[in-house]
RNA sequence: AUUGAAAAAGGCAAACCAUUUGAAAGAAUGGGACGCAAAGCCCAAGGGUCUAAAGUCUAUUAGACAAUGAUUGCCUGGCUGCCAAGU
Numbered sequence: 001a002u003u004g005a006a007a008a009a010g011g012c013a014a015a016c017c018a019u020u021u022g023a024a025a026g027a028a029u030g031g032g033a034c035g036c037a038a039a040g041c042c043c044a045a046g047g048g049u050c051u052a053a054a055g056u057c058u059a060u061u062a063g064a065c066a067a068u069g070a071u072u073g074c075c076u077g078g079c080u081g082c083c084a085a086g087u
Stems, first nucleotide, its partner, number of pairs: 001087002003084002011036002016031006034073001040079003045076003048071003055065004
């Protein structure tokens, strides 16, 4: 430098529960571990996905469209780093 089978030190923490917050999706904190070799940091830029408040339409208490909302633990990009078999 490359690689990530196993192991070890260390790390993160899905679902779910409680509280707070939000129209919702979701988010924060605590508990909790399904998983993660970058599930560390930066970028919501492109694609994907979720929601549908304002607005518009249909023409009715309902439906459709719609991001300016959300998601990086869906994929693509940049920077940095622990351990280790092999090369």

Predicted 3D model of an 87-nucleotide RNA (c-di-GMP-I-GGC riboswitch aptamer) from Paucisalibacillus globulus DSM 18846. Rfam family: c-di-GMP-I-GGC riboswitch aptamer. Rfam 15.1 lists 1,298 matches to the family in 717 species. The prediction has a mean pLDDT of 80. Lineage of the source: Bacteria > Bacillota > Bacilli > Caryophanales > Paucisalibacillus globulus.